[in-house]
């Protein structure tokens, strides 16, 4: 330098290949109420996330170019 591969709640992870389905789902962990003399289990419930930046399109987390970051090959 050239080729590939990843990026989504505070952690891990589903959706992405084949665009649309109430509010982008689930785990844990955080908060708040119940339950308990209290904690803790539990039980109901809330916040919390699509790397940027552009193009396509009636609609992008998903198609496309381009940045950055990380990893892995290859002279």
């Nucleotide at each position: 330098g050239c080729c590939g591969c990843c990026a989504u709640c505070g952690u891990c992870u589903a959706g992405c290949c084949c665009g649309g389905u109430c509010u982008a789902g689930g785990a844990c962990g955080u908060c708040g109420c119940c339950c308990u003399c209290u904690c803790a289990c539990g039980g109901c419930g809330a916040a919390a996330a699509c790397a940027c930046c552009g193009g396509u399109u009636c609609a992008a987390a998903u198609c496309c170019g381009g940045u950055u970051g990380g990893c892995g090959g290859u002279a």
The RNA shown here (transfer RNA) has 75 nucleotides and comes from a Candidatus Uhrbacteria bacterium. The sequence was found in a public genome assembly. Rfam family: tRNA. By type it is a transfer RNA. Gene Ontology term of the family: triplet codon-amino acid adaptor activity.